About this RNA
The prediction has a mean pLDDT of 82. A computed fold for a 1405-nucleotide RNA from a metagenome, annotated as small-subunit ribosomal RNA. Rfam family: Bacterial small subunit ribosomal RNA.
RNA sequence: AGAGUAACACGUAGGUCAUCUGCCCUCGAGUGGGGGAUAACCUUCCGAAAGGAAGGCUAAUACCGCAUAAGACCACUAAGUGGCAAAAACGGGCCUCUCCAAGGAAGCUCGUGCUUGAGGAUGAGCCUGCGGCCCAUCAGCUAGUUGGUGAGGUAAUGGCCCACCAAGGCAUAGACGGGUAGCUGGUCUGAGAGGAUGGUCAGCCACACUGGAACUGAGACACGGUCCAGACUCCUACGGGAGGCAGCAGUGGGGAAUCUUGCGCAAUGGGCGAAAGCCUGACGCAGCGACGCCGCGUGAGCGAUGAAGGCCUUCGGGUUGUAAAGCUCUGUGGGGAGGGAAGAAUAAGGGCAAGUGAAUAUCUUGUCUGAUGACGGUACCUCCUUAGCAAGCACCGGCUAACUCUGUGCCAGCAGCCGCGGUAAUACAGAGGGUGCAAACGUUGUUCGGAAUUACUGGGCGUAAAGGGCGUGUAGGUGGCGUUGUAAGUCGGAUGUGAAAGCCCGCGGCUCAACCGCGGAAGUGCACCCGAAACUGCAAAGCUAGAGUCCCGGAGAGGAAGGUGGAAUGCUUGGUGUAGAGGUGAAGUUCGUAGAUAUCAAGCGGAACACCGGUGGCGAAGGCGGCCUUCUGGACGGUGACUGACACUGAGACGCGAAAGCGUGGGGAGCAAACAGGAUUAGAUACCCUGGUAGUCCACGCCGUAAACUAUGAGUGCUAGGUGUCACGGGCUUUGACCCUCGUGGUGCCGAAGCUAACGCGUUAAGCACUCCGCCUGGGGAGUACGGCCGCAAGGCUAAAACUCAAAGGAAUUGACGGGGGCCCGCACAAGCGGUGGAGCAUGUGGUUUAAUUCGACGCAACGCGCAGAACCUUACCUGGGCUAGAAAAUGCAGGAACCUGGGCGAAAGUUCGGGGUGCCCUUCGGGGAAUCUGUAGUUAGGUGCUGCAUGGCUGUCGUCAGCUCGUGUCGUGAGAUGUUGGGUUAAGUCCCGCAACGAGCGCAACCCUUGUCGUUAGUUGCCAUCAUUUAGUUGGGCACUCUAACGAGACUGCCGACCUUUAAGUCGGAGGAAGGUGGGGAUGACGUCAAGUCCUCAUGGCCCUUAUGUCCAGGGCUACACACGUGCUACAAUGGUCGGUACAAUGGGAAGCGAGCCCGCGAGGGGAAGCCAAUCUCAAAAAACCGGCCUCAGUUCGGAUAAGAGUCUGCAAUUCGACUCUUUGAAGUCGGAAUCGCUAGUAAUCCCUGAUCAGCAUGGCAGGGGUGAAUACGUUCCCGGGCCUUGUACACACCGCCCGUCACACCAUGGGAGUUGAUUGCUCCAGAAGUGGCCACACCAACCCGCAAGGGAGGUAGGCCCCCAAGGAGUGGUCGGUAACUGGGGUGAAGUCGUAACAAGGUA
Repeated sequence: AGAGUAACACGUAGGUCAUCUGCCCUCGAGUGGGGGAUAACCUUCCGAAAGGAAGGCUAAUACCGCAUAAGACCACUAAGUGGCAAAAACGGGCCUCUCCAAGGAAGCUCGUGCUUGAGGAUGAGCCUGCGGCCCAUCAGCUAGUUGGUGAGGUAAUGGCCCACCAAGGCAUAGACGGGUAGCUGGUCUGAGAGGAUGGUCAGCCACACUGGAACUGAGACACGGUCCAGACUCCUACGGGAGGCAGCAGUGGGGAAUCUUGCGCAAUGGGCGAAAGCCUGACGCAGCGACGCCGCGUGAGCGAUGAAGGCCUUCGGGUUGUAAAGCUCUGUGGGGAGGGAAGAAUAAGGGCAAGUGAAUAUCUUGUCUGAUGACGGUACCUCCUUAGCAAGCACCGGCUAACUCUGUGCCAGCAGCCGCGGUAAUACAGAGGGUGCAAACGUUGUUCGGAAUUACUGGGCGUAAAGGGCGUGUAGGUGGCGUUGUAAGUCGGAUGUGAAAGCCCGCGGCUCAACCGCGGAAGUGCACCCGAAACUGCAAAGCUAGAGUCCCGGAGAGGAAGGUGGAAUGCUUGGUGUAGAGGUGAAGUUCGUAGAUAUCAAGCGGAACACCGGUGGCGAAGGCGGCCUUCUGGACGGUGACUGACACUGAGACGCGAAAGCGUGGGGAGCAAACAGGAUUAGAUACCCUGGUAGUCCACGCCGUAAACUAUGAGUGCUAGGUGUCACGGGCUUUGACCCUCGUGGUGCCGAAGCUAACGCGUUAAGCACUCCGCCUGGGGAGUACGGCCGCAAGGCUAAAACUCAAAGGAAUUGACGGGGGCCCGCACAAGCGGUGGAGCAUGUGGUUUAAUUCGACGCAACGCGCAGAACCUUACCUGGGCUAGAAAAUGCAGGAACCUGGGCGAAAGUUCGGGGUGCCCUUCGGGGAAUCUGUAGUUAGGUGCUGCAUGGCUGUCGUCAGCUCGUGUCGUGAGAUGUUGGGUUAAGUCCCGCAACGAGCGCAACCCUUGUCGUUAGUUGCCAUCAUUUAGUUGGGCACUCUAACGAGACUGCCGACCUUUAAGUCGGAGGAAGGUGGGGAUGACGUCAAGUCCUCAUGGCCCUUAUGUCCAGGGCUACACACGUGCUACAAUGGUCGGUACAAUGGGAAGCGAGCCCGCGAGGGGAAGCCAAUCUCAAAAAACCGGCCUCAGUUCGGAUAAGAGUCUGCAAUUCGACUCUUUGAAGUCGGAAUCGCUAGUAAUCCCUGAUCAGCAUGGCAGGGGUGAAUACGUUCCCGGGCCUUGUACACACCGCCCGUCACACCAUGGGAGUUGAUUGCUCCAGAAGUGGCCACACCAACCCGCAAGGGAGGUAGGCCCCCAAGGAGUGGUCGGUAACUGGGGUGAAGUCGUAACAAGGUA
């Protein structure tokens, strides 16, 4: 330091009778006597260097013979004998014996060595069991491979190596191959089981630039050794050389990132040494880094005027906040001064004592003495100093503790998930405040947890992902009853081990803690021993309840083959017969006068088998249907006998396997993909129609898939029932049939318990259990790519990843919706009457125009709406002219009371110059005050400017529809349900009955107003029967009647009948009654929906304007006009028009008013004026109607637009732009296309009248009033809207919903791809360094032997050759990557194109 290594590398437990072990310990024996060299050194020489060569000298504990020899080993004649192999000395002391004799030598003795042997300890080698990664899209691998024999080699076993022989060995319990990885104690996490991990520390392994190799040695194939090859760096005199920080520091590079070229051997430990001592980047210390853990500080107490400042504010205040200031204290850290450690002892040496010894020597032990400190003047202690020098980071939408303001405006940005941001952002940014943690805090990455989300502990597979399409069966797994044995599993006990450190517990040491020390516990494991024998296993012999065999019996579309039958379709032939047939929503294509369709007869051919026929039967599934025959499988019932667990499941394997499809050959009636034609349609490559080929049928062979579904694997046992049905049997029946009843086996339905997310399942389980197999693990990508296997092909089986999304999905719930269903309402349709849409005009809107044509309202529910009335005003718009505290209001100051009035300029607003004039209250006579005007100041006004998507209020609409809810209870895990559903009934959730509901609220109804009848009271301004009177209810009189307006009565299905009813609610009919079933009409509008409408009624948050978006004025505009739409009026005429006459109302209005009679005017109107504050007077004539005359069907005596002229009225003013009158003019229009509206009775239709607004202006609009006064409703199929129940749903912004695919564009990842490029690896061959081994060795060599010597021998060395072999080279394959023109699909992307496939019966299920 962790590259390699998936291996006996590691861990653990063993083995080694298959081994070694230096130094250390114990024990035994020895250490005799000789010899020859060689470094250093010296001389000479070569080289740049590194280094080397030659010659000469010398020593040893270096080297070599010999002697001795126990053990080991070998041999032999085997209780033994023989053979073989050792050594080294050095230091100290002593003189008893011998010699010289002083003292020494020999000798003795001590110590350290040396040799040999035995044992120990330690360390190591080798072998074995078990354990710990991923991929089967790696399924077969292997030639030294597996074994044997022999020889070699090693310390040692072994194919470790070699020769020969045999053909084995390994593998689904995963061989071989590929990928990844040092292993462990431990560490992190977790309740645990597990999961992840292996940094520091410790054990083991492997490596030391890369590859190979050996040498030396006890130990290495050796980090700081050698040799060779390679790459790289350096030196060089170019000839050659040198090097290996993965040692400690340090440098460079890489990187998000990782330290000082420090001090010391003082301590601990190690090597050498007798020792002194030397060496030691081990180690002890210091330095750097908040990198981690721990401890401490940045102060403590008191302190409210709750200071200032900041921020917020509802402007009152709140908050920062006892926080600060201030007062009283403390002194850790920092700084200064002084003192000052422990860590140091058994050092050497010396003294003493004991032991050893002959010894005062030596050695050992004890004791006394005895030098030495890197850290470091450090820790620690004392004094001084001053609150003085010491707080940050993240967050504040939910999860998750913590909220406001400002800025921004789907921008800028945030974001762990959900999600924030489009003008009021607690989510962005800043600020104030708060919360959390704190010398740290956040972020990122990684791991475990939560996640029972891989489920051993501890999951699932009907519908959420998931049962193999079905069977036969191999391996495997599992297995009935009793007995005996065994002891593998299992259980108990004991022993060994499980290193230390760590974790845990206790105690102790640093002031505490972190940290450290000591002791204990634990370490769930493995091995061995003893024991137990219930269970499992194994062995043995048995049993019969599982399973099977035999016998009898019946049922069946079970299978295969052969034959045969009738009906029908089609075709052919012949007959009859004539104009059509066929087909459809309607048609056309098509067939037919060459005779169709229809009909009769005959024939041919193929396919399928009506009725029976049935949630009937059979089969393993697919599947099987006329009848007969043959062959054949299985199940079932009954009865006994036999075998004796023979069983269940079943990975692979093998077989079967609908339809379609493929091959070859037949066959072909009907049907019918493709195709053609006709329709439909915007299109229609569809649905519909007419044709029509493959195919459908048969034989043989493939294919091997389906919603192959009971979406439910097989087997066994257990756990309430009820009721059908099929097969067989028993009982009952004299027998038989039926019925009844019991049993077995199938097949259905409903259901206890139980299960289930629910739906549902429920002895045919989805219940309770066991056994075995298959399968699942978010959606998409994708059942796709690649690879492999199969197939003729189509394709099948096996089966990913990148990328992308925050879901996809199940069941149920409430709604909404449906070209789903049922029931029921409504002028919804139908039945009627009258309109609109055509004309002219009025009015509103759009559009256009304009300086402006102010603004709002837009399906119903905007458009005669805001506007109950635009000439000015209104008015908000435009043009122009003015004002700036302002047109109005509150305050201060100054002046003047107020007020009245004149002139100039001007379009006016306004501006300017004057004149008159002083009041009230108080008074100290200076003045002050109230009210008002002018000027001025600053808080401010003002805005019909924006936002109705910030709001209040008000309103529209569904809808006067009958609904909408709540409490308690009950049911459901829950959303929710029940009640409110059901049966009746109603206008009604109206009422009755029933009911796990019982009650209640808002709605309905009623109470209110009006109208219809009567009564009582009252009788003017009303009324007039009677009496009198008048022109006149005019007057007297009266209050009976009408009427008026107050109070009452009356109607309640109360009575009768019927019906259907349930006896109820009620319905129908009737009586009575003015009125009858809500008597008619009105007011009254539930919970909610539409971000419906309104900021221009009003109110109001925010934003915006402030000499203008405010305000004043004049004029203009809102009144425009090629056009389009809505709503109306008037018409088109004779049910009419016109002229004349005659009637009959009601609601209302009136003082700046209504205005009579009278006069004038053709008239609008004018003059004048009575009356009336109105049951008195007046507006006021009602009109249609009725009576009479004329018109006679025409663009008219209809119709009245338009236009000309003349007028009237209102008003400051009728030009833009009023209404009305008169005369004249006399347009379109002859009943209105598609379409569409209103109305059910005093209604429609029609006719007038009144009022609000208003100076004037409505013929038409609006709000009211009365007059005349119909028709029709069979009915609920259809259109529209609504209510209730039910059903489906992929909708919930709720069908104006959702959503699919191609194409086009952008981006992303990916497959294929001629190739190209890299990594890695197999095989074949070439090559062959260094080196071990083997052989040769003619060259060379001191020790030993022979020899006097020369020389020879033995032995050895250089050198050569051979085997092996690294790098390298050549060739050929495999695997995995990168890249690539082009190409395939896939994914993603606010507003692209085309269609409409799916979700409702989705409009063709």